RNA sequence: UAUUUAGCACCGCUGAGUUCUCUUUUGAGAAACGGGGGAACCAAGUUUCCAGGGGUGAAUCACUUUUUGUGAGGGGCUUCCCUUUGUCCUAACCCGUCAGCUAACCUCGUAAGCGUAUGAAGGGAGAUGUA
Numbered sequence: 001u002a003u004u005u006a007g008c009a010c011c012g013c014u015g016a017g018u019u020c021u022c023u024u025u026u027g028a029g030a031a032a033c034g035g036g037g038g039a040a041c042c043a044a045g046u047u048u049c050c051a052g053g054g055g056u057g058a059a060u061c062a063c064u065u066u067u068u069g070u071g072a073g074g075g076g077c078u079u080c081c082c083u084u085u086g087u088c089c090u091a092a093c094c095c096g097u098c099a100g101c102u103a104a105c106c107u108c109g110u111a112a113g114c115g116u117a118u119g120a121a122g123g124g125a126g127a128u129g130u131a
């Protein structure tokens, strides 16, 4: 000096999942963000018998292969934003026969998992410094 691996810190990504206060640091509360239930009006008008139905989430649908692919739709990635292109993902879990919308009101959550310095380009905005 170069390459590879690992760790830490900073910075950053998906996501609502962050901040603050008190306290015996056991725990309690507040703000902020996110979700569910819940009138009138409106909508629906059939449940059971025949397959139940619903929620969080981008994570659905169709065809085909027969358990894997191809598409359409949806979503993420450029460290301020937008666009083109490129690329990746399209899960998992929960309620328990029950829930349309829904003011007041009631109620729940504050996780989990990753990256290595712009993938390429165009446009816009802003900050700083110098004159």
Stems, first nucleotide, its partner, number of pairs: 011115004018031005032110006042100001052098001053095004060072004073090005080124006
The prediction has a mean pLDDT of 75. This is a predicted structure of a 131-nucleotide RNA (c-di-AMP riboswitch aptamer (ydaO/yuaA leader)) from a Clostridia bacterium. It was read from a public genome assembly, where an Rfam model found it. The organism belongs to Clostridia, within Bacteria.